[in-house]
RNA sequence: UUCUUAUCCAGAGAGGUCGAGGGUAAGGCCCGACGACGCCUCAGCAACCUUCAAUCGUACGAUGAUUGAAAAGGUGCUAAUUCCUGCAAGUUUUUCAAACUUGAAAGAUAAGAA
Numbered sequence: 001u002u003c004u005u006a007u008c009c010a011g012a013g014a015g016g017u018c019g020a021g022g023g024u025a026a027g028g029c030c031c032g033a034c035g036a037c038g039c040c041u042c043a044g045c046a047a048c049c050u051u052c053a054a055u056c057g058u059a060c061g062a063u064g065a066u067u068g069a070a071a072a073g074g075u076g077c078u079a080a081u082u083c084c085u086g087c088a089a090g091u092u093u094u095u096c097a098a099a100c101u102u103g104a105a106a107g108a109u110a111a112g113a114a
Base pairs, nucleotide, nucleotide: 001114002113003112004111005110006109007108008107013042014041015040016039017038021031022030023029026085027084028083043078044077045076048074049073050070051069052068053067054066055065056064082106087103088102089101090100091099092098093097
């Protein structure tokens, strides 16, 4: 970098440093000299990997599935639903247009593979 699978309306911020942009792009809407973004330290959140227990299943060695608990370790995360929309289908409204629902695409994270 690519592929596969799962999740994405929950949760969780202080200090230091730097100095102008940042929220991936576009439109919107926000954050930002009352110092954002980034980086460092500490703290926290969560439970993907992980650990433990029970049950199921098995070729009775395991791998595995489900449920529950934990938080030592590997990641991740700690403004706004992935901030909202864009693409497709459908519903309501007489049209325009708007609202809503579902899905896709794109993205993020984890685990595995190449």

A computed fold for a 114-nucleotide RNA from Cytobacillus sp. NCCP-133, annotated as SAM riboswitch aptamer (S box leader). The model forms 97% of the base pairs in the Rfam consensus. It matches the Rfam family "SAM riboswitch aptamer (S box leader)". Gene Ontology term of the family: regulation of gene expression.